[in-house]
Molecule: small-subunit ribosomal RNA
Organism: uncultured bacterium
RNA sequence: AGAGUUUGAUCCUGGCUCAGGACGAACGCUGGCGGCAUGCCUAACACAUGCAAGUCGAACGAGAACGUACCUUCGGGUGCUAUUAAAGUGGCGAACGGGUGAGUAACGCGUAGGCAACCUGCCUUUUAGUCUGGGAUAAACACUGGAAACGGUGCCUAAUACCGGAUGUGAACUCCUAUUGCAUAAGAGGAAGUUUAAAGGUUUCGACCGCUAAAAGAUGGGCCUGCGUAACAUUAGCUAGUUGGUAAGGUAACGGCUUACCAAGGCGACGAUGUUUAGCUGAUUUGAGAGAGUGAUCAGCCACACUGGGACUGAGAUACGGCCCAGACUCCUACGGGAGGCAGCAGUGAGGAAUAUUGCGCAGUGGAGGAAACUCUGACGCAGCAAUGCCGCGUGAGUGAAGAAGGCCUAUGGGUUGUAAAGCUCUGUCAGGAGGGAAGAACGGUCAGGUUUGUAGCUUGACGUGACGGUACCUCCAGAGGAAGCUCCGGCUAACUCCGUGCCAGCAGCCGCGGUAAUACGGGGGGAGCAAGCGUUGUCCGGAAUCAUUGGGCGUAAAGGGUGCGUAGGCGGGCUAUUAAGUCUGAUGUGAAAGCCCACGGCUUAACCGUGGAGAGUCAUUGGAUACUGAUAGUCUUGAAUCACAGAGGGGCUAGUGGAAUUCCAGGUGUAGCGGUGAAAUGCGUAGAUAUCUGGAGGAACAUCGGUGGCGAAGGCGACUGGCUGGCUGUUGAUUGACGCUGAGGCACGAAAGCGUGGGUAGCAAACAGGAUUAGAUACCCUGGUAGUCCACGCAGUAAACGAUGGAUACUAGUUGUCGGGAGGGUUACCUUUCGGUGACGCAGCUAACGCAUUAAGUAUCCCGCCUGGGGAGUACGAUCGCAAGGUUGAAACUCAAAGGAAUUGACGGGGGCCCGCACAAGCGGUGGAGCAUGUGGUUUAAUUCGAUGCAACGCGAAGAACCUUACCUGGGCUUGAACUGCAUGGGAAGUAAUCAGAGAUGAUUGCGUCCUUCGGGACUCAUGUAGAGGUGCUGCAUGGCUGUCGUCAGCUCGUGUCGUGAGAUGUUCGGUUAAGUCCGGCAACGAGCGCAACCCUUACCUUUAGUUGCCAGCACGUUAUGGUGGGAACUCUAAAGGGACUGCCUGGGUUAACCAGGAGGAAGGUGGGGAUGACGUCAAGUCCUCAUGGCCCUUACGUCCAGGGCCACACACGUGCUACAAUGGCCGGUACAAUGAGCUGCGAACUCGCAAGGGCAAGCUAAUCUCAUAAAACCGGUCUCAGUUCGGAUUGCAGGCUGCAACUCGCCUGCAUGAAGUUGGAAUCGCUAGUAAUCGCGGAUCAGCAUGCCGCGGUGAAUACGUUCCCGGGCCUUGUACACACCGCCCGUCAAGCCACGGAAGUUGGUAGUACCCAAAGUGGGUGUCCUAACCUUUUAGGAGGGAGCUUAUUAAGGUAAGACUAAUGACUGGGGCUAAGUCGUAACAAGGUAACC
Repeated sequence: AGAGUUUGAUCCUGGCUCAGGACGAACGCUGGCGGCAUGCCUAACACAUGCAAGUCGAACGAGAACGUACCUUCGGGUGCUAUUAAAGUGGCGAACGGGUGAGUAACGCGUAGGCAACCUGCCUUUUAGUCUGGGAUAAACACUGGAAACGGUGCCUAAUACCGGAUGUGAACUCCUAUUGCAUAAGAGGAAGUUUAAAGGUUUCGACCGCUAAAAGAUGGGCCUGCGUAACAUUAGCUAGUUGGUAAGGUAACGGCUUACCAAGGCGACGAUGUUUAGCUGAUUUGAGAGAGUGAUCAGCCACACUGGGACUGAGAUACGGCCCAGACUCCUACGGGAGGCAGCAGUGAGGAAUAUUGCGCAGUGGAGGAAACUCUGACGCAGCAAUGCCGCGUGAGUGAAGAAGGCCUAUGGGUUGUAAAGCUCUGUCAGGAGGGAAGAACGGUCAGGUUUGUAGCUUGACGUGACGGUACCUCCAGAGGAAGCUCCGGCUAACUCCGUGCCAGCAGCCGCGGUAAUACGGGGGGAGCAAGCGUUGUCCGGAAUCAUUGGGCGUAAAGGGUGCGUAGGCGGGCUAUUAAGUCUGAUGUGAAAGCCCACGGCUUAACCGUGGAGAGUCAUUGGAUACUGAUAGUCUUGAAUCACAGAGGGGCUAGUGGAAUUCCAGGUGUAGCGGUGAAAUGCGUAGAUAUCUGGAGGAACAUCGGUGGCGAAGGCGACUGGCUGGCUGUUGAUUGACGCUGAGGCACGAAAGCGUGGGUAGCAAACAGGAUUAGAUACCCUGGUAGUCCACGCAGUAAACGAUGGAUACUAGUUGUCGGGAGGGUUACCUUUCGGUGACGCAGCUAACGCAUUAAGUAUCCCGCCUGGGGAGUACGAUCGCAAGGUUGAAACUCAAAGGAAUUGACGGGGGCCCGCACAAGCGGUGGAGCAUGUGGUUUAAUUCGAUGCAACGCGAAGAACCUUACCUGGGCUUGAACUGCAUGGGAAGUAAUCAGAGAUGAUUGCGUCCUUCGGGACUCAUGUAGAGGUGCUGCAUGGCUGUCGUCAGCUCGUGUCGUGAGAUGUUCGGUUAAGUCCGGCAACGAGCGCAACCCUUACCUUUAGUUGCCAGCACGUUAUGGUGGGAACUCUAAAGGGACUGCCUGGGUUAACCAGGAGGAAGGUGGGGAUGACGUCAAGUCCUCAUGGCCCUUACGUCCAGGGCCACACACGUGCUACAAUGGCCGGUACAAUGAGCUGCGAACUCGCAAGGGCAAGCUAAUCUCAUAAAACCGGUCUCAGUUCGGAUUGCAGGCUGCAACUCGCCUGCAUGAAGUUGGAAUCGCUAGUAAUCGCGGAUCAGCAUGCCGCGGUGAAUACGUUCCCGGGCCUUGUACACACCGCCCGUCAAGCCACGGAAGUUGGUAGUACCCAAAGUGGGUGUCCUAACCUUUUAGGAGGGAGCUUAUUAAGGUAAGACUAAUGACUGGGGCUAAGUCGUAACAAGGUAACC
């Protein structure tokens, strides 16, 4: 410090997620030791049991028992114990210490101050006192009530308990005053009067401890104030003791704290009131910091003590282990009544994911009481439990290659685990055993010494005091012995392989893995990380600049208010002076300790602890500075405004006027249609329409001018004229003197649609009706048509109210239009310049890019509004406005990992432009109808083997299924096998002949045969065993190779350079041209590669060479005839080498180009014709059944052998063909002319037999020699005469032939006979542009045989192409896109199903706070006629003062009643929303999305 994730890729925006740190944690697996810390976060839920606050006999009275000594009348007594225990009166303490965080949003806390408005026990200092009397009472005793708790009555008694009197240093009250203070006021001192105290105890003596009054101090508290300290405005108004005053009361003290009266105030947008949440702080976690989160342990403050209320006592409480009352709960009970409060320490139950011992000790520190010893102390010190955290240590070290064994992997060679282990040599931490053994201890007490008047005090010594604990620590012993796990290994993120599984099981923080080769699941091996721990979960900070003060944004990503006016507020021009609030700076005070940081020190180190320092505030007080801001005063003119003059304008309101057009009405002319559409129909019209002319009525809107022209704040404004009126601009002067800018709330304006009332209504036109279209058509189109549109007056208040761009000011290159003015010049064309508007282009700059660019989206300042992932949702609830419709404000649950912007490359478009192709058109001939052949689907079957399936499967693999082939089925056999290689063991040559059984494979039997040798064995063969064979079994979606297709289309790329943040672009685009990215020109490109073309083959012409088997002109010979023969090398031909064609030449066009058109010559002319040749790539295209091959599967079978069957089935459907339907023909007879090829298991002549297929015999030929082999259409002649025929030949019968072991299933051919459908073929569809289509025959491969198929060959030989609008396919450029699996794309809504959260709802059940009224406990205050009453007083049978009880009154907790408020849960039913591989209906959006979309 960043990373992953939106896309085909890119940049940006933006969310989600991760890596880090932390924890009072919990859970899973694992676990050796020690130190130091920490340990109910949940139920402020309920608590059994024990302990946690007592102490003082030197305040007081009284006073046992056990035991023991003595005495004894044996009953007991006395002393000691005993200054005793237990209890009581009294004093002090119990208000500290300890716990918890419920409440509290507050002077509660923090910080800084104030009290001239206060208190303070114990402690310290000082001053003065402590005199004299009195009456009770508890305990105890007696009687007595009660179950108990607890009492009652009577009779005693003491005090440092209580009371009277005296004294008054003093204090308080009243008065005066120097003087002081900001004020209320205070006040040394003084005067007179009134009031007001006390307690004793111990001691041999000194004395000590107390008590009273007062003044100070210290400590602790009380009160007041400034500032700071949560959320919600879907909480906006709150408040009657409320705010203030006067008086009184009350308090320690100020104060509405309380009461009476008076006034009507007080708080609030700088957030009152209400609701929700919360103890606050020092600190702590994180962070670079600013911040954000937290408030355990430790420390300070506050609050609370079962819940609520109340006071008493006291220095102090409204009191955790006190009291009273009410309530809930628990317990005891004799039912009458009582008792209790662990949020003290342990502990129990409950709750919960979860948190410890009913331990030891007062030895230390601290506290209470005491004169002290001492007692008490669950404060505290220790120990126990827990890896809960932090820190430290260990689980061994060295050596050790045969790189052991085993495991795992493997390409079978090896690699890895791995110096790891074993082995050898050592060490001894911790744990274990044995022994030793601290510091923490100082006091106090007793004794002794010193000092001293002293037995006081101080001091020294001795004795004695330790829970922890025989602990820390030290020494010795033994022996590597007792001590390693957890998580992870697809990317982020360090670490890889095998097996299993097969969208299953499972994983997952995000992206995402898993559908048969998973580094992602599970296991093994290996590796990485951390380590007595490791992971997971949860929470917080960080990363997140993702709330942005530091440090973000708003044209299109979320985001500028629809517009203006203006209040508060914020901000504000120049100069001068004063001030010093902000600001800066010095000093002082304070910011507790602990913690953090630094230094040093103590535990072996560290954690931990100690000492010192530093740091820390928006703090307070005070001194200083004065630039800037503020305040005050004065002044200025440039900002702003006013006046005068001039000007432009659809600015607004209102009254009137006008013409064109539509419609309607009346009349005339006139006749059959009009109207409307893609085409129609509805509609109108013979009752006279449309058309046309004349006249009239009425409403609405204002053509041309008209313009990126004008005006207005925006919405908006358009005929003409008048009236009223707002704003703006220019010019020159004058005036005021900062009067300004912005603007939360507020107010006003605000298109269209809509609402209300009343008018108006020509045209247009939601709704509605009809007609069409359509699968449907509640639409688009057509015919009608009502609200509405118009006017007046109100309401509404929203729009894609847009420049998607808030307002103001200043600054920052230009060029060119236009509108309204001014100035100057001028030849009156115009030019120059300036101010204000409104446009286009463009630099710097900015921007993610697009783009903006003096009219900023640039550079700055000020003010306002708004945004913070998508959906849910601008929805719900609430509030508010509205007549309503609805508007404004405006969430959450839940859900997703994206949603989005700009640009790029493709692809696509029922977008555009250009171009090409038998693509269409123009033609010729077919297919689709018939019969047959063949292939496919389907069906059937034991099997009908398998594959190929739009073009690009279907006469395809198959260039040829009777057996074989053959892979399929049935049946019969074999199991190292039919074929291959090796090893081991044993036997035998190998081999060959025959017979029998059987469907055959095969089996059985009988003969013949006896190899080589170095004598070990070898070759061959059989049997057994073992490695392994074999598989047309699966996966073409694991693959190689091969192939198809787009497409013989003209494209596909690269290097360098340049442009762009980048994906990418440029080049390759553009203008021409071409069959062509072919070439030319231009150009930030310049070059290059694969393709195109050419090079290759063939064909068309010529030349040369060569002539056999081919040829024969001339010469000769010969034949019935024939190159038959001699010969020839001319010709044809053969087959080799060359030539030839290149836009080379001419004319014209074209950019003096490329090239095009025409022409000449030429066998051939513009790639001459044909072939081979197939770029980058696409289709997971085809093929595992050609072959090869990974993986999986079978192994007496999915292998192999054999026989028979099947692949040939047949209701049907499709493809491809053949033959036809006839006269351009059929049949009969005759006569011509080819080329390519093939041939020895072959072609087979001639001759002969047969009607024929064919047979017989057999020459020739291994082929330019012989054979197949007669080419056919054509031509000549004849016949048939339009018919199911002399067309057509299917089907069937009979008889034959050929091949072959075999012709039944299931071959081909021949003859005779039979003579089906079919008379030119619906929708639709195919091929072909010249030697082509059409037509005619010939040959070949396969092959024993089988060809209408396939591959070749030649013969005859056309028609048409205007042209590119349309269909199909393709290329280039451009445009749009929400597509990228790329339109066979994407995607919307209803309905149906499941799940989830939420809203509404008749209601129902709780809770909270408040109001009103009723009732009213305890307590306190007031009143008092009744009753009781020791101290004091008196005039004494008693009365009074005072007190108590009772009664009463005020206040008031709890309770009750009532009506509402808020809130939570629940609710039949209901509403929309979200999510969920393959449901239904349509197709709304994205392309012109097929009616442009949207508000």